[in-house]
């Protein structure tokens, strides 16, 4: 070049049309003589970027980034 897959909190993933969640992580309390494990609460993400469809898009459709994987040279 062709092709298929994948991009969502700091990290690993979830979410398939009605304004985004789970665990580990962090911060604070609290429990302990102290750590550690346990309990309670918080912050953190314009969903890779641009249109486009739709009454509404992380979810569908183009093109573009960025990574892998496969095939051809």
């Nucleotide at each position: 070049g062709g092709g298929c897959g994948c991009g969502u909190g700091g990290u690993u993933c979830a979410g398939u049309g009605g304004u985004a969640g789970a665990a580990c992580g962090u911060u604070c309390c609290u429990c302990u003589g102290a750590u550690a494990a346990g309990g309670g609460a918080a912050a953190g993400g314009u969903c890779g970027a641009u249109g486009g469809u739709u009454c509404g898009a992380u979810u569908c459709c183009a093109u573009c980034c960025g990574c892998g994987c496969c095939c051809a040279c």